The RNA shown here (transfer RNA) has 73 nucleotides and comes from a Christensenellaceae bacterium. It was read from a public genome assembly. Its Rfam family is "tRNA". Rfam's curators write: Transfer RNA (tRNA) molecules are approximately 80 nucleotides in length. By type it is a transfer RNA. Lineage of the source: Bacteria > Bacillota > Clostridia > Christensenellales > Christensenellaceae. Model confidence (mean pLDDT): 83 of 100.

[in-house]
RNA sequence: GGGGAUAUAGCUCAGUUGGUAGAGCGCUGCGUUCGCAAUGCAGAAGUCAGGGGUUCGAGUCCCCUUAUCUCCA
Repeated sequence: GGGGAUAUAGCUCAGUUGGUAGAGCGCUGCGUUCGCAAUGCAGAAGUCAGGGGUUCGAGUCCCCUUAUCUCCA
C1' cells in the first nucleotide's frame, strides 16, 4: 500500500424485508432477613464509532473518515 471483518447501555452481545432501540450480567431503590448472600418487584443508563447521502422514514442501504483484528504484499 491492497482485500476482508468488527464498532449498539458500565461489560458481553442480539436487533428478522428499512417502520417506537432490546436481553443477560452489573448499577440504584423497595420488599423478604437480626444482618449478609440468594430471591421478587420497580427504576436509571444509548448522538447505534464520526461525517455526508438516498428515503415519508436509516442501527439496517450507499460514500468518505477513524479505531481494533485479520489476510496478502